[in-house]
């Protein structure tokens, strides 16, 4: 110097030095020797940037996680139970004998040993499906607070206006109309909206 963006009707000044201008530009209007602008010191305002704060609020993530539920499977329990087999033993029946016993066969009961379930039921992983957090932490955003840092600011709304539009009065000129008046143009005012310019912050070149 240029560009982008936010804000600009709130707020806040004393002293010293100095000495004539200042309010960006133009117009208006103001301030100013009861001291302008500038410089210095001290003070203040504000909260743009950055910072800080908190049982502030919201969101995202940690998480479709933890957990809950569903119906199953494996597994566990039921249970080394039921049962099967082996086999002491006992009873009964039959054969055997003149008869009894022994012996043999069958049936029943049964200690012990070996093997060893199933159904029903109970519990219940992993996986699946459905639902689905809290606390806490991290990050982001917002509001609030603060004012130690970087700026800024401390007469009057950026003092008001400047360019354009809309609305409402007004004035002038012209046209039409017998007239009341109507229409058009221009100028100026007020209100409002937008813009321009400027200032300041933040960012970029």
């Nucleotide at each position: 110097c240029u560009c982008u963006u936010a804000u600009c009707c709130a707020g806040a000044g004393a002293a010293g030095c100095u000495g004539a201008g200042g309010g960006a530009c133009c117009g208006a209007c103001c301030c100013u020797u009861u001291g302008a602008a500038g410089c210095u010191u001290c003070g203040g305002c504000a909260a743009c940037c950055a910072g800080u704060g908190g049982a502030u609020u919201a969101g995202u993530c940690g998480a479709g996680u933890a957990g809950u539920c569903u119906g199953a499977u494996a597994g566990u329990c039921a249970g080394g139970u039921a049962g099967u087999c082996u086999c002491a033993u006992a009873g009964c029946c039959g054969c055997g004998u003149u008869g009894u016993c022994a012996g043999c066969g069958g049936c029943u009961a049964g200690a012990a040993g070996a093997c060893c379930a199933a159904g029903c039921g109970a519990c219940c992983a992993c996986a699946a499906g459905a639902c689905c957090a809290a606390a806490c932490g991290a990050c982001u955003a917002a509001a609030c607070a603060u004012a130690a840092g970087g700026u800024g600011c401390c007469a009057a709304a950026u003092u008001c206006g400047g360019c354009a539009a809309a609305u409402a009065g007004g004035a002038a000129u012209g046209a039409c109309a017998c007239g009341a008046g109507u229409c058009a143009u221009u100028c100026g005012u007020a209100u409002c909206u937008g813009g321009a310019a400027g200032a300041u912050g933040a960012g970029a070149g």